[in-house]
């Protein structure tokens, strides 16, 4: 030192509700807690969604976006019993 994670100290905050901002997916803020050992941080690839184009019975296409606590990647990181 690296891997696993019982215990302890702690941390985060689903879904909903108020409130704002966006065309919309959705974001921030407060409340709230469903869960989470990276539910810290960033977006390599997908997946879902969202707008605009085209093209049309629809799907499917091609751009720009969202969201990642949906799956992979990537960087870092608190405690250490077996």
């Nucleotide at each position: 030192u690296c891997c696993c994670g019982a215990a302890a100290u702690g941390g985060c905050a689903a879904a909903c509700c108020c409130g704002u901002u966006g065309u919309g997916a959705a974001g921030c803020g407060g409340g709230g807690a469903c869960g989470c050992a990276a539910a810290g941080c960033c977006g390599u690839g997908g997946a879902u969604c969202u707008u605009g184009c085209a093209a049309u019975u629809g799907a499917g296409g091609c751009a720009a976006g969202a969201c990642a606590g949906c799956c992979u990647g990537g960087c870092u990181a608190c405690c250490g019993a077996a």
Molecule: c-di-GMP-I riboswitch aptamer
Organism: Thalassoglobus polymorphus